[in-house]
Molecule: transfer RNA
Organism: Nitrososphaerales archaeon
RNA sequence: CCCGUGGUAGCUCAGCCUGGUAGAGCUUCCGGCUGUAGACCGGACCGUCGCAGGUUCAAUUCCUGCCCACGGGA
Numbered sequence: 001c002c003c004g005u006g007g008u009a010g011c012u013c014a015g016c017c018u019g020g021u022a023g024a025g026c027u028u029c030c031g032g033c034u035g036u037a038g039a040c041c042g043g044a045c046c047g048u049c050g051c052a053g054g055u056u057c058a059a060u061u062c063c064u065g066c067c068c069a070c071g072g073g074a
Base pairs, nucleotide, nucleotide: 001073002072003071004070005069006068007067010026011025012024013023020057028044029043030042031041032040050066051065052064053063054062
């Protein structure tokens, strides 16, 4: 220098191909249950979807550039 994969909640990841209300589990907090705790049950909190532009009525999704991590090539 070139190519590929990935970046989404505090953590692990779906969703992207085929644009149309951003989700699950865990954690944390509150409540129930229990002599207490755990387990179990109910609820709540939590997101500039890596950054900036473009296309579009509408972008996490498509296009361009850039940043970061990993892998491959020269």